Predicted 3D model of a 94-nucleotide RNA (TPP riboswitch aptamer (THI element)) from an uncultured Pseudomonadota bacterium. It matches the Rfam family "TPP riboswitch aptamer (THI element)". Rfam links the family to the GO term thiamine pyrophosphate binding. Of the family's consensus pairs, 95% are formed in the model. The sequence was found by an Rfam model in a public genome assembly.
[in-house]
């Protein structure tokens, strides 16, 4: 010394179930997670969140997409910039 990631603009993508009461509607409760539909919040932008495969497969529970499993599947959204302070890597220089 180089590579990422922490830091900072800006822009982009995604989810938002399931159970129980009550119902005309509005609503309450519980359950798992970061988030369960307006929060301007959560997560993720390639070491990828989330979606297909799923009305799968096994396994849990009062009930559940609540746990695995498919999945080293298949798709899937970025750049720039600052610091030389933290962390990691590294075949390079001493």
């Nucleotide at each position: 010394g180089g590579c990422c990631a922490u830091c900072g603009c800006u822009g982009c993508g995604g989810g938002u179930g399931g159970c129980c009461c009550a119902c005309a509607a509005c609503g309450g409760g519980c359950c798992u997670g970061a988030g369960a539909u307006c929060a301007c919040a959560c997560c993720g932008c390639a070491g990828g969140a989330c979606c297909u495969g799923a009305u799968c497969c096994g396994g849990u529970u009062c009930g559940u997409a609540c746990c695995g499993g498919c999945g080293g599947a298949g798709g899937a959204a970025a750049g720039c910039g600052a610091c030389c302070a933290u962390g990691g890597c590294u075949a390079c220089c001493g």